[in-house]
C1' cells in the first nucleotide's frame, strides 16, 4: 500500500424567505384575516410468504388438491429468525445449500458405446488343438477372462501386494459400504470397536411414499346516518254521494278521473366510522452463546382522499479532484491545514403488524489474503 469478506450506522444541521395537506384556538354578520402546533423511509416498492381485523361458508369423518420438509430452540404466526449437524464452493477472512424415503412399487436413463440394471464382450489377455512358417511369429477353432484401451453423466467398490494360463474380493493390508452393540450428544450427528467380502447404479424440481399444516374473500373488508328512484307495508279517505289533477294566483265554469294523503321501509348520490395507543417506540437492568424474552421508567410519532410533505439564500459538517504549506517515512504513500471549481443516491405513507426480496449514497469498526520495509 493494494485485493477482498463480514458487521453497524446515517440517509445532512442550523438560521431565514416564500409556499403545500391535516388539527387546535382567537377576531369577524359575512367575504376573509391571525395566532400556536404536526406532517413519510430504510426501503413508504414488489406485494412473495406469515398474522390481526372484518364480512361469508361450517354437523363429524374421510378421499382430491395445494404448501412445507436435517436437528433443537425463538415468535402470535411463518417458505422467516437464532444456534448447531451433514454436504459443497473459496488459498483465506467467509459463503452456500427444496437437505425426508431410491432393500413399498411403476416409470425413466437422450448421444456416444459391445453393454444402462434379472448386465456385456468392440479392441484386448490367456490355455488347449489345428495349420503355415526362416527357431521369433502369423492364422483358424473350442474354450477361460474382464486387468488393460476405448463410449458416457454414470459400466456393478478403490489402491497396492499376494495369487493365477490370463485373470477375477480368489485370498490379504488399507479406504469405502453392510450389520451389531459402546460411547458423547436433549437431538441432527460424531467417535473408536468388532464381524461381514460386498449386496443395494442414478433419477423424487418423475409418479409415488411417509410425517406435518392448510375454508374462502378482503379496507373497494365491513358499520352507521341519509337527498333520490322501483317494488312493498300500514292507517286514513275516496270511486256518477265522486277523492285528486289539468285550464299560469283565486271564483265560477269546464275537461280528465281511480285512485289520493301520510307514516314505516327501502337505500343510490353524498357523509360518518373503521383509522391508527400499537403482538408500538426509546432507554437502564436481569436471563439466554445468540434468535429473543422479562421487570422498571420514559415516549406519542402521518392519517390525506385527486391525494399534501416543496423551492431558494446563506453559513457549517461530509465525499473525491486540483493548488499551496506544514509533519511524519528509506520509500510506494500517510497524517493535517488551505484555496478553487463541483458532487450528494434510491426512492413518496394509504387498514396494521412480523418478515423476505430488489433499488440505492456515504461513514464506521473487526476479520483475510497478497506486497513492500524494518
Nucleotide at each position: 500500500c493494494g485485493a477482498g469478506u463480514c458487521g453497524u450506522u446515517c440517509a445532512g444541521a442550523c438560521g431565514g424567505u416564500c409556499g403545500c395537506c391535516g388539527g387546535c384556538c382567537c377576531c369577524c354578520u359575512c367575504c376573509g384575516g391571525g395566532g400556536c402546533g404536526g406532517g413519510a423511509g430504510g426501503a413508504a416498492a414488489g406485494u412473495c410468504c406469515g398474522a390481526a381485523c372484518u364480512c361469508c361458508a361450517c354437523g363429524a369423518g374421510g378421499c382430491a388438491g395445494c404448501g412445507c420438509g436435517c436437528u433443537g430452540g425463538g415468535u402470535a404466526a411463518c417458505c422467516c429468525c437464532c444456534a448447531g449437524u451433514c454436504c459443497g464452493g473459496g488459498u483465506g477472512a467467509c459463503c452456500g445449500g427444496a437437505a425426508g424415503g431410491a432393500a413399498a412399487g411403476u416409470g425413466c436413463c437422450a448421444c456416444a458405446g459391445a453393454a444402462a440394471a434379472c448386465a456385456g464382450a468392440c479392441c484386448g489377455c490367456c490355455u488347449c488343438u489345428c495349420c503355415c512358417c526362416c527357431c521369433g511369429g502369423g492364422g483358424a477353432g473350442c474354450g477361460g477372462c474382464a486387468a488393460g484401451g476405448g463410449u458416457g453423466a454414470a459400466a456393478a467398490g478403490g489402491u497396492g501386494c499376494g495369487g493365477u494360463a490370463a485373470g477375477a474380493g480368489c485370498g490379504c493390508a488399507c479406504c469405502g459400504c453392510c450389520c451389531g452393540g459402546c460411547c458423547a450428544g436433549c437431538g441432527a450427528u460424531g467417535g473408536a470397536c468388532g464381524g461381514g467380502g460386498c449386496a443395494c447404479g442414478g433419477u423424487a424440481a418423475a409418479c409415488c411414499c411417509c410425517g406435518c399444516g392448510c375454508g374462502g374473500a378482503g379496507c373497494a373488508a365491513g358499520a352507521c346516518c341519509a337527498a333520490a328512484u322501483a317494488g312493498g307495508g300500514a292507517a286514513g279517505c275516496g270511486a256518477u254521494c265522486g277523492a285528486g289533477g289539468g285550464c299560469c294566483g283565486c271564483c265560477u265554469g269546464u275537461c280528465c278521473g281511480a285512485g289520493c294523503u301520510u307514516c314505516c321501509g327501502g337505500g343510490u348520490a353524498g357523509g360518518u366510522c373503521g383509522c391508527u395507543c400499537g403482538a408500538c417506540c426509546c432507554g437502564c437492568c436481569g436471563g439466554g452463546c445468540a434468535a429473543c424474552c422479562g421487570c422498571c421508567g420514559g415516549g406519542c410519532u402521518a392519517g390525506a382522499u385527486g391525494c399534501a410533505u416543496g423551492a431558494c439564500c446563506g453559513u457549517c459538517a461530509c465525499c473525491g479532484c486540483g493548488u499551496u504549506c506544514c509533519g511524519g517515512g528509506c520509500g510506494a504513500c500517510c497524517g493535517g491545514a488551505u484555496c478553487g471549481a463541483g458532487g450528494a443516491a434510491c426512492a413518496g405513507a394509504a387498514u396494521u403488524c412480523g418478515g423476505c426480496u430488489u433499488a440505492c449514497g456515504g461513514g464506521c469498526g473487526a476479520c483475510u489474503c497478497g506486497g513492500g520495509c524494518c